[in-house]
RNA sequence: GAGCCGUUAGCUCAACUGGCAGAGCAACUGACUCUUAAUCAGUAGGUUGGAGGUUCGACUCCUCCACGGCUCACCA
Numbered sequence: 001g002a003g004c005c006g007u008u009a010g011c012u013c014a015a016c017u018g019g020c021a022g023a024g025c026a027a028c029u030g031a032c033u034c035u036u037a038a039u040c041a042g043u044a045g046g047u048u049g050g051a052g053g054u055u056c057g058a059c060u061c062c063u064c065c066a067c068g069g070c071u072c073a074c075c076a
Stems, first nucleotide, its partner, number of pairs: 001072007010025004019056001027043005049065005
């Protein structure tokens, strides 16, 4: 330098053919009793990496950029 994949809640990850953004863990609140904690119930938590474009409608399609991973090439 080129190609491919990835970026979504604090963490790990889903989201079908473009049609209401979710789960587990963590956090918080309550209940309970077996009390450094466990169990049960509930609550809160998101500019979907950034900027544009297409569309009635974009996590999803297109362009550019940033970051990470893999492969190849180059150099040595």
The RNA shown here (transfer RNA) has 76 nucleotides and comes from a Candidatus Rokuibacteriota bacterium.
Its Rfam family is "tRNA". The family's RNA type in Rfam is transfer RNA.
The coordinates come from a structure-prediction model, not an experiment, and the mean pLDDT is 80.
The source organism's lineage runs through Bacteria, Bacteria candidate phyla and Candidatus Rokuibacteriota.
The sequence was found in a public genome assembly.